[in-house]
Notes
A computed fold for a 1522-nucleotide RNA from a metagenome, annotated as small-subunit ribosomal RNA. Its mean pLDDT, the model's own confidence on a scale to 100, is 84. It matches the Rfam family "Bacterial small subunit ribosomal RNA". Rfam links the family to the GO terms ribosome and structural constituent of ribosome. The sequence is in RNAcentral, with records from SILVA.
RNA sequence: AGAGUUUGAUCCUGGCUCAGAACGAACGCUGGCGGCGUGCCUAACACAUGCAAGUCGAACGAGAAACCUUGUCUUCGGAUGAGGGAGUAAAGUGGCGCACGGGUGAGUAACGCGUGAGUAACCUACCUCCGCUGUUCGGGAUAACGUCGGGAAACUGGCGCUAAUACCAGAAUGAAGUCUCCGGCUGCAGGGUUUGGAGACCAAAGCAGGCCUCUACAUGUAAGCUUGCGCAGGGAGAUGGGCUCGCGUCCCAUUAGCUAGUUGGUAGGGUAAAAGCCUACCAAGGCGACGAUGGGUAGCCGGGCUGAGAGGCUGUCCGGCCACACUGGAACUGAAACACGGUCCAGACUCCUACGGGAGGCAGCAGUGAGGAAUUUUGCGCAAUGGACGAAAGUCUGACGCAGCGACGCCGCGUGGGCGACGAAGCUCUUUGGAGUGUAAAGCCCUGUCAGGUGGGACGAAUCCGGAGGGAGUGAAUAACUCGCCUUCGCUGACGGUACCACCAGAGGAAGCCCCGGCUAACUCCGUGCCAGCAGCCGCGGUAAUACGGAGGGGGCGAGCGUUGUUCGGAAUCACUGGGUGUAAAGGGUGCGUAGGCGGUCCGAUAAGUCUGAUGUGAAAGCCCUGGGCUCAACUCAGGAACUGCAUUGGAAACUGACGGACUGGAGUACCGGAGAGGGAAGCGGAAUUCCUGGUGUAGCGGUGAAAUGCGUAGAUACCAGGAGGAACACCGGUGGCGAAGGCGGUUUCCUGGCCGAGUACUGACGCUGAGGCACGAAAGCGUGGGGAGCGAACGGGAUUAGAUACCCCGGUAGUCCACGCUGUAAACGAUGGGUGCUAGGUGUUGGAGGUAUCGACCCCUUCAGUGCCGUAGCUAACGCUUUAAGCACCCCACCUGGGGAGUACGUUCGCAAGAAUGAAACUCAAAGGAAUUGACGGGGGCCCGCACAAGCGGUGGAGCAUGUGGUUUAAUUCGACGACGCGAAGAACCUUACCUGGGCUUGAACUGGAGAGGACAGCCUGUGAAAGCAGGUCUCCCGCAAGGGUCUCUCUAGAGGUGCUGCAUGGCUGUCGUCAGCUCGUGUCGUGAGAUGUUGGGUUAAGUCCCGUAACGAGCGCAACCCCUAUCCUUAGUUGCCAGCGGGCAAUGCCGGGAACUCUAAGGAAACCGCCGGUGAUAAACCGGAGGAAGGUGGGGAUGACGUCAAGUCCUCAUGGCCUUUAUGUCCAGGGCCACACACGUGCUACAAUGGACGGUACAAAGGGUUGCUAAGCCGCAAGGUGGAGCUAAUCCCAAAAAGCCGUUCUCAGUUCGGAUUGGGGGCUGCAACUCGCCCCCAUGAAGGUGGAAUCGCUAGUAAUCGCGGAUCAGCAUGCCGCGGUGAAUACGUUCCCGGGCCUUGUACACACCGCCCGUCACACCACGAAAGUUGAUUGUACUAGAAACCGCUGAGCUAACCGUUCACUCGGAGGCAGGCGUCUAAGGUAUGAUCAGCGAUUGGGGUGAAGUCGAAACAAGGUA
Repeated sequence: AGAGUUUGAUCCUGGCUCAGAACGAACGCUGGCGGCGUGCCUAACACAUGCAAGUCGAACGAGAAACCUUGUCUUCGGAUGAGGGAGUAAAGUGGCGCACGGGUGAGUAACGCGUGAGUAACCUACCUCCGCUGUUCGGGAUAACGUCGGGAAACUGGCGCUAAUACCAGAAUGAAGUCUCCGGCUGCAGGGUUUGGAGACCAAAGCAGGCCUCUACAUGUAAGCUUGCGCAGGGAGAUGGGCUCGCGUCCCAUUAGCUAGUUGGUAGGGUAAAAGCCUACCAAGGCGACGAUGGGUAGCCGGGCUGAGAGGCUGUCCGGCCACACUGGAACUGAAACACGGUCCAGACUCCUACGGGAGGCAGCAGUGAGGAAUUUUGCGCAAUGGACGAAAGUCUGACGCAGCGACGCCGCGUGGGCGACGAAGCUCUUUGGAGUGUAAAGCCCUGUCAGGUGGGACGAAUCCGGAGGGAGUGAAUAACUCGCCUUCGCUGACGGUACCACCAGAGGAAGCCCCGGCUAACUCCGUGCCAGCAGCCGCGGUAAUACGGAGGGGGCGAGCGUUGUUCGGAAUCACUGGGUGUAAAGGGUGCGUAGGCGGUCCGAUAAGUCUGAUGUGAAAGCCCUGGGCUCAACUCAGGAACUGCAUUGGAAACUGACGGACUGGAGUACCGGAGAGGGAAGCGGAAUUCCUGGUGUAGCGGUGAAAUGCGUAGAUACCAGGAGGAACACCGGUGGCGAAGGCGGUUUCCUGGCCGAGUACUGACGCUGAGGCACGAAAGCGUGGGGAGCGAACGGGAUUAGAUACCCCGGUAGUCCACGCUGUAAACGAUGGGUGCUAGGUGUUGGAGGUAUCGACCCCUUCAGUGCCGUAGCUAACGCUUUAAGCACCCCACCUGGGGAGUACGUUCGCAAGAAUGAAACUCAAAGGAAUUGACGGGGGCCCGCACAAGCGGUGGAGCAUGUGGUUUAAUUCGACGACGCGAAGAACCUUACCUGGGCUUGAACUGGAGAGGACAGCCUGUGAAAGCAGGUCUCCCGCAAGGGUCUCUCUAGAGGUGCUGCAUGGCUGUCGUCAGCUCGUGUCGUGAGAUGUUGGGUUAAGUCCCGUAACGAGCGCAACCCCUAUCCUUAGUUGCCAGCGGGCAAUGCCGGGAACUCUAAGGAAACCGCCGGUGAUAAACCGGAGGAAGGUGGGGAUGACGUCAAGUCCUCAUGGCCUUUAUGUCCAGGGCCACACACGUGCUACAAUGGACGGUACAAAGGGUUGCUAAGCCGCAAGGUGGAGCUAAUCCCAAAAAGCCGUUCUCAGUUCGGAUUGGGGGCUGCAACUCGCCCCCAUGAAGGUGGAAUCGCUAGUAAUCGCGGAUCAGCAUGCCGCGGUGAAUACGUUCCCGGGCCUUGUACACACCGCCCGUCACACCACGAAAGUUGAUUGUACUAGAAACCGCUGAGCUAACCGUUCACUCGGAGGCAGGCGUCUAAGGUAUGAUCAGCGAUUGGGGUGAAGUCGAAACAAGGUA
C1' cells in the first nucleotide's frame, strides 16, 4: 500500500466481498509447564445455608453458671454457706460507628456527567492549630432487674426499684460568638468587614492512672494536686459536601407548537443555604425551526479499540462522579440518609402459624435454581495494606491479602542438540528410467530446560506492644509519674515447605490445527459424476475436478489452530482534512421575497473573533520517553514529557466584526431615444370547413394496400347563389422577436409590465442569494353556467387477423372554445439553479449608438445588449463544453449516496374528486448503470458482385422400376453421417461382417519376453460332428566335434486381443462458408483505454487488381503469375504410328521396298504484352473501339482453398490418452441378417411417343483396359453363350460393334408396332454354393403411364440438351461413380424484387451475437410486508373517586416527672409534652374517556424469489404503428 467481482474487450460511475487489528467472548478439534491479568454481556429473575458491622467495663447500673477449693448439716439421695471461676459470659442504659468500605447499572437526555467558574447564598462529626475561654450549682426519671398478666409465635401490658459521659424551655458565669442599632474602613455587586460603643441571647460530664506540697481524717486515703483521655463555647485550618452559572453531551420533524406555579413581582413561610422551594395576592408572561414539546435509546467521564491523521465505535477490568438496593410512597435519627444487611405504610411474591396473627428481601462474599451460546470455590487468613471501636491489649472486617477452577487473554519456556546415504523400509507419484517424503528415520556422540525424585529453603516483618538505655515534660524534688522523641533486644506469615538453590536419573513424559482454483503462501493421485458436497466474493461438481471426499506431498501458525459474532480499518462508500449533481444517483417548473449566510473603496477609533506571552487548572492510573525490580518478557516501580481543552491576565491590530466619518466604480433615480407574437380588455376582418335554403344536374359519391361499413333516385357527390354558426388566423415567418418560467402569431383601440442605447445630473453600498412563506404555472382533469363549426378519448360499425377489446376506414359523446372557481403536475429539458469577476479568436443574425464615406441610401470600421455556428487554452470517464463554459475563482440556495421492493405502504398536510406533497421498512440481488470500442444483426441506408433474380433451354414434384434415408418390423434387420439422403460403400450370396441364433477354444486366430518340459510341427488314418473342434492312432527335427544355436509343440508367467466407450481428452485427414477477396504484422502516429490509422476516400478491376489522394511507411498469408491439359506455328525424332511422291504386290488392306513431306506421336521452343492505332478519363490506373493475329483483354479447362467459423465429421482407415472387458465385449465355425415393408422423403433410370417406334443398309470418334488377363478368325446355338485357340506384356494383338447421324421401308395417333413393369416357362455364365439374395438370354405375359398440383433443381458455349464409348471396384453383379468423344442450341432488357456474399455507413437494451434479447397476465411453491370485523397487552394524558403511613397545621374535655405559681401538706392551677380527633398534602387502588406503541386476526392486496408450465408478443433494428 491494495485486491476480486458488471463487459467480447475498454474507460468511468457504483455497490458487494477479501487481506489488518481488536474482544469480558462463544463453538469445533487439540492440549506439556509457568508468570501476570481476567471471568453472568442473558433474568435490576427467584433465592436454601453460612459469613459480610461492630466496638468500648478507662461512661453506667445490675450480674450468672459449669467447674475447682473449703465449711456446716444430712434421712448419705442431697441441702446450704464462703473463696475462686468473675466483676467474666449473656442481656440492658449510654457513647462512637453503622451515610465508609463492598455490589449493581434498573432508572436518568438531566447541571446527571465532563470542563471552567461562582457561593457577597451555605454546612462540615471524627482530625490539626490557636501555650483561646470554660468545665460551677442543682433536679426528676428510666431500661436492665423484680413481680403479676396476654400471646402458638413474633412480641407485649400493668405495677415496683435503680445508675450514668442518658435526660432537664432548672439556675450561675459568659471572653468569644449570634442578632439589632450607631460609627469607621471598603467592594463590580443586592453587600463585605471591623481595632470602637450600646442592648439582647446561649454552655458543659465526667472517667482513668499516679502523688501527698497545701487542707481533712490521719493507717493511708480523699474534698486536694497532677498527668492523660473526655465535655462545653469560640476562632482558624484541613477534609468532605450542598447549591448556582458558561460551554459540551445520541436518534426521530412521518413529534411543531409547549406552558397555569406556568414567567415575573410583593408579602409571608421554609432550608445549613439563594430560589415558585411552598402559600396568598397582583401582572401576563415564559420556551420554541440556533428544534421547544413529545417519542425512542442510553448511566456519564478518565479511558479502551481502530485509524497516517481527522475521525468512527465503545465505556468490561482499574480510577472519579451519579443513580439504585423486592416494587411504590414517607419521614425519623443524625454532622451527614430520606439510609443495601434501619423504621413506618401500601403492593406483589416466598415462608411460619394453634388461622387470631407473624417473618423475609444476596444488584455484599461464596453458593443454588432458572434463563442462556456462555462466565469460577458454599476455600485460607487478618501475616501485610486499609477501615470501625477502644487509653491500650485487642475485637470486628467475604474491604483486602492469598489459594482453587477455566488456554478466556497477554507474556515466557519446553517437547531435544550434533553427526549421519546419491539416500533403508513403508507410503505416494511415475514417461517405469525414476522422483518425493528425506538427514527425516535407524545408528553413533552429546545436553539436561520443564515435568519426576531427594535435600536445603526465603523476601514480603516493620510497627503496635513488652524489656533495657538515653532524652524530654510536670513537679519543691536527684523521688514518683508520663512521653506522641532517639537507640537497642524480643514477639508476629494465610500464601507455604511455595518461590528459589543443589543433587539424582534419563531423550526418556510433552503437537496440534487450518489451508493449498484466483484474491492468497502452498499440487499431485484416487474416489464421486450438477450426485454427494464446497463456498468470504468470483464461483466449483453433468467421467480425466490442483475448488467435493480420501491419500501422499506442500504452505501457514503453533499450545494452540480454525469458525461464528461484534467494532474500527481498507471505504475519498456522508468527503472538516477529503466527493459530487448535461448523459452514471443528484438543479427545486418559475419568480418575488422573510429569517439567515455572504458583501465595494478610504480614514479614524475599538479589541468580540484572530495571533502571541504569562498564570491557574487539565486527579491518579493509562499512552509516550528515560531509568529501576522480578533470570527475560508480560507485569510492575520511579522520574519526565504530554494531556492539542477551559478560565484569568498582559500585549499586537494586518484581516473579519461592531462604532464613527468620507467616497463612487456596485446598485438605483430623473431626463432623451428605440425594438418587440410581453400581459389584460373591448371591437373589427377575410379565406376555409360544416350546416341550412334555393337553383343546375344524374348515378353514383366516399374511402382503402384492397375493400366494406357509410352517404345517395325521398336526388347525393359536382357546380352556382344566398344565409347561419363556431373555431383558428395561410403568405410575411426567419436556429427572427418578447417574456421569470409556463408560454405568446389576423387587425384596431384603450389600460399595463419589463428590456436596450446615448449622455448629463442626482442618491451614496441602498448589494447578491434566499430555508420557511407568497404568487405564477402547458396539457389533461373537476365544479357552475354558456357555447359547440372542425377535430375527437369513450362508444358503435366496417375491415385486417389465428385472435385484433389495436394500427386502417365510416360515424361519434365528453372534451377542445368562453366566464368564474379548483387542480399544481410534465422528457415543466439546455435533462445544465442564481449572482459577480477573469480567460485567444473567427463567422452569421436581431435591436441601438458612434465614426468614416456619400447628394443620399447601402457597404465599411468601432462599440453596447441579445441570439446561433465553428474553434485555442483549459475541463471532461468519454461524448462533448468552450466569453451564452461543463474553463479559472468567490458567495448563497436546492439536491445525491448500489439495483429492485417504491415514489409504494403507514402517518400527516392539501384537494369536491381524480390525486398531489412529504416519504420508509421487511425481503431480495452482485450487480444495476454511463460513455466509447470491435463485431454480429436490422421487415436501416448507399455502392457492388454471383445462373441470385430476370430472359431462355431441359428437368424434378405425378407413373413404373433402381437406389439411399426416415419410420416400422425383427432374434438381428451392425455402425456412423442429418445443410445428410446413388454419402463412408470404387461393387453385403459365403467371405466381407463389425449384427443375430447355435456349436466350440481359453496365453488364445496373429505378436514379444522369461521359466520349465519336449522332439517335433506339419502330414496321414479312424471315430464323432453342420463345420470349427474334440477324442484316439500313426509318423517324427535341423546346423555344429562340442559348448551351444535355430525352428516348432506343450505347461506356467508377464502379457496379448477388443469395429467395446469417449471425435466434448487428441493427432492426422476431410467437409462447409468459398476460389468469397479478404485476413494480418512491424515501425510510426492518434486515443487514459478497448482500439483506430494503414485496409478509409476518388476512380478502376474478376480480384485489398492497379492508379491517385492520404499520418502513415513498409511487409506477410491470400488474388494474379509461375505448373498441367487444350487451341497456332517451328525445330528435333520417325516405330508399333503416317503414306505425298517413286517402285512392287493384292483378297485392294501402308501389305512390302522405301520415304520423313503430311497427319500423328512426344520432347524442346515461339506466340498475347492493352504491345500498336483512335477515343474516353486527372495527362493516371483503366475502359471502349479498331488493326494485325490460330488465339485479345484472365483465350478455354484443371491443379492450387488465406486468417478463421461450425466443441462440423471421423476412436469403424490409421495413430493415440483415459475408462471398460479377459473361459469374454477376445477368437473359430455353421446358418441367418445387413436385401424385411402399411408408409414418408431424397437422388436417379425408363417412359408416356411420329423431331418417334420397328426393320434393313451405310459413315465418322476419343479416351482407356488387357498375362490368374484381353481374347481374334473359324464352328455350334434364335440368343445369352459354348467351342476354339491365332495374336498380344500392347501407337503392333484383343476388348471394339461406337451411337445418335445418313439412305430406304413400315407403323398413322391408338394405352398403340408407344411403354416396358410384373409374372409364368425354358436356358446361359460366374462361383464350394445363386432358396432367402446375382447378372444375362429366349418364348410368353404386357401393369402404371396420354408431359405431371403447390412447390422446386441445373445450365451463359463447344455450355445446356442429346448420343454412344471406356475405366475403377470386381469370381460374378452398375440406372451409381470417374472419365472420353459425337451431334449441338436458346437467352441475358436489366439489378426493383427472392437467396448468398463483399465494402462503407447508421441504430442497438444483441456478444451462446436475431434460431439474440426480453415484457405482462394466469397457474404452482415458498418468503416477508400492507389492509381488515375485532381481540390481547404495554406505556401514558385528562376528569372524578378513593385516601394508608408520614411530616406539617389546628385541636387536644383524656393522660402527664422536672420549670413557674399556690399550698403546712395532700394538692390545685399554669407553661410544656403525649395519646386521640380534624385538616392540608399524598402512594397504591377504582371508575370514565382519550392517546401512542406492540402482538394476534377469518379474509384480502400487491411485492419478491423459484432449469425446462400457459397465453400473447409490449420494448431493444424504422423492433415491423418511431